The part of an RNA shown here (small-subunit ribosomal RNA, 5' domain) has 472 nucleotides and comes from an uncultured bacterium. RNAcentral holds the full RNA, with entries from ENA and SILVA. The coordinates come from a structure-prediction model, not an experiment, and the mean pLDDT is 88.
Context: one part of a larger RNA
RNA sequence: AACGAACGCUGGCGGCAUGCCUAACACAUGCAAGUCGAACGAUCCCUUCGGGGAUAGUGGCGGACGGGUGAGUAACGCGUGGGAACCUGCCCUCAGGUACGGAAUAACCUCGGGAAACUGAGGCUAAUACCGUAUGAUGCCGAGAGGCCAAAGAUUUAUCGCCUGGGGAUGGGCCCGCGUCAGAUUAGCUAGUUGGUGAGGUAACGGCUCACCAAGGCGACGAUCUGUAGCUGGUUUGAGAAGAUGAUCAGCCACACUGGGACUGAGACACGGCCCAGACUCCUACGGGAGGCAGCAGUGGGGAAUAUUGGACAAUGGGGGCAACCCUGAUCCAGCAAUGCCGCGUGAGUGAAGAAGGCCUUAGGGUUGUAAAGCUCUUUUACCCGGGAAGAUAAUGACUGUACCGGGAGAAUAAGCCCCGGCUAACUCCGUGCCAGCAGCCGCGGUAAUACGGAGGGGGCUAGCGUUGUUC
Numbered sequence: 001a002a003c004g005a006a007c008g009c010u011g012g013c014g015g016c017a018u019g020c021c022u023a024a025c026a027c028a029u030g031c032a033a034g035u036c037g038a039a040c041g042a043u044c045c046c047u048u049c050g051g052g053g054a055u056a057g058u059g060g061c062g063g064a065c066g067g068g069u070g071a072g073u074a075a076c077g078c079g080u081g082g083g084a085a086c087c088u089g090c091c092c093u094c095a096g097g098u099a100c101g102g103a104a105u106a107a108c109c110u111c112g113g114g115a116a117a118c119u120g121a122g123g124c125u126a127a128u129a130c131c132g133u134a135u136g137a138u139g140c141c142g143a144g145a146g147g148c149c150a151a152a153g154a155u156u157u158a159u160c161g162c163c164u165g166g167g168g169a170u171g172g173g174c175c176c177g178c179g180u181c182a183g184a185u186u187a188g189c190u191a192g193u194u195g196g197u198g199a200g201g202u203a204a205c206g207g208c209u210c211a212c213c214a215a216g217g218c219g220a221c222g223a224u225c226u227g228u229a230g231c232u233g234g235u236u237u238g239a240g241a242a243g244a245u246g247a248u249c250a251g252c253c254a255c256a257c258u259g260g261g262a263c264u265g266a267g268a269c270a271c272g273g274c275c276c277a278g279a280c281u282c283c284u285a286c287g288g289g290a291g292g293c294a295g296c297a298g299u300g301g302g303g304a305a306u307a308u309u310g311g312a313c314a315a316u317g318g319g320g321g322c323a324a325c326c327c328u329g330a331u332c333c334a335g336c337a338a339u340g341c342c343g344c345g346u347g348a349g350u351g352a353a354g355a356a357g358g359c360c361u362u363a364g365g366g367u368u369g370u371a372a373a374g375c376u377c378u379u380u381u382a383c384c385c386g387g388g389a390a391g392a393u394a395a396u397g398a399c400u401g402u403a404c405c406g407g408g409a410g411a412a413u414a415a416g417c418c419c420c421g422g423c424u425a426a427c428u429c430c431g432u433g434c435c436a437g438c439a440g441c442c443g444c445g446g447u448a449a450u451a452c453g454g455a456g457g458g459g460g461c462u463a464g465c466g467u468u469g470u471u472c
Stems, first nucleotide, its partner, number of pairs: 001471003005468005012344006018337002020302001025300003029297003034061003039058002042055005068255003077180007086172002091168008099133004108123006139148003153160002181227003188218003193215008230252004234245004257278005280291004308334001310333003316330001317328004347377004357368004383408005391399001416461005421442003427456005437444002
């Protein structure tokens, strides 16, 4: 000097920030991802008979973003600079197409099973759900000849879609050089191991996987093993070199009760999806089921220690929708906390050779001290009354009658903490008597203690002050 601090004493206001560093411990409750009727059938409601509205289900898009955490990871994980064998929904752009048919199935109805979660059978039906045929290239395969591949409609008639291909943009996957903690009281490690051929697999290169063949590969320039740790921009200290650190904000990575797995999809091996196993909790009619806050609040627990079960989608942004709009604990705000930084105030002027009281005293006096009182002023802040934005663009403001402005009364509402032996700014009296105690180091205290305790006085900082912890 610094801090995501804590503790003790104290505490007026505002602005801006910040706030579980410990148990990646367990979680009651509510909310945090929906939306589309302009894809579809059905049911219900209203109707001015034109139409309008509601929705469980099928279907589409989104749920891979946004939000959290730092467990794991010493690694191409991250940082930086390169590379070639790749993918990319929505978006932009260019070219072309959108023809003819079919069979089902939820919903619904009927009959069952079950305590529940849920589920079985039969029957009916629609689609932008599913399937077939056609067309089909500058697309794909192929040396060529040739072969192969698509589509979906809706509508208020403005449009919005659908399919194929080229290009772009954006996002991502992969590879490599260099850099990236400690230990040698860890010296050898390795069988898909290292390379080749062939095949499989992937969006893609590759032992990624497999069969065969060879015997390689790494290592004192520290392999392997062990410990510790998310990395970076940054932050902090320092004149710098450098040291320490990685909260908030931003980029990347990893994880989502623990372990494993795939499905769907442009994208996941998927926090609020699925399956299996395990631990734990809950329900049960004992047959069987349900759950996952490291989302926002909140609870218990741990701890020296860290906040409200708040408001709004007004703004910014995101998802869906032609739109109206709906959703959004992202976000914007408010609440709590001197946790930090910054600003302001707790009054100003005048006022005695100097009241009273306190303290000291050589008893003369000194000091507190212009300090108080008194007198004259001011009104920041707080209080009362009135007005009242910007943030919003035509409308729409949670914040909020907020910021701010005008007026009013009245010194009124507002000061503490630590220290005074030396280091180190600041001294006397009383009490105590190696006791009680102090202490960062040196050291004080055993009868005159500037070092303990109190008082008066003084010094320092100030809505803070001191202590403890940590870093330089």